[in-house]
C1' cells in the first nucleotide's frame, strides 16, 4: 500500500417524530431529537422509487377556474450498482 471489518480506542454523521422557514409537490434548510449507519463523507454516471408545477390531451365550464390522464426540466446518495476521498488497526 492493498484487502478487511472487532463486545477495540478516539471520534463523526443522524431516522421517525416535533417547531420554524423554503416548495406546487415530492422533498430540503435550521434547531430539538436519536432509528440505525464502517463510508449514513462527496459527486446523479446507470438502473429503480418518489413528485407533477409548466406545457399537452379530455371532461365541465364564464374563466388565467375545476377534475381527470399521460409526462421531468423537479427530487430520493439513508434504494442498489458506480467514481472520488477517509479514521483505526485486533484480524
Nucleotide at each position: 500500500a492493498c484487502a478487511c471489518g472487532a463486545c477495540a480506542a478516539a471520534g463523526g454523521c443522524a431516522a421517525a417524530c416535533c417547531g420554524c422557514c423554503c416548495g406546487a409537490a415530492a422533498g430540503g434548510g435550521c434547531g430539538g431529537g436519536g432509528c440505525g449507519c464502517a463510508a449514513a463523507g462527496c459527486c446523479u454516471c446507470u438502473g429503480g422509487c418518489c413528485u407533477a408545477a409548466c406545457c399537452c390531451c379530455c371532461g365541465g365550464g364564464a374563466a388565467c377556474c375545476c377534475g381527470g390522464g399521460a409526462u421531468a426540466u423537479g427530487g430520493c446518495a439513508g434504494c442498489a450498482g458506480g467514481g472520488c476521498u477517509g479514521c483505526c488497526g485486533g484480524u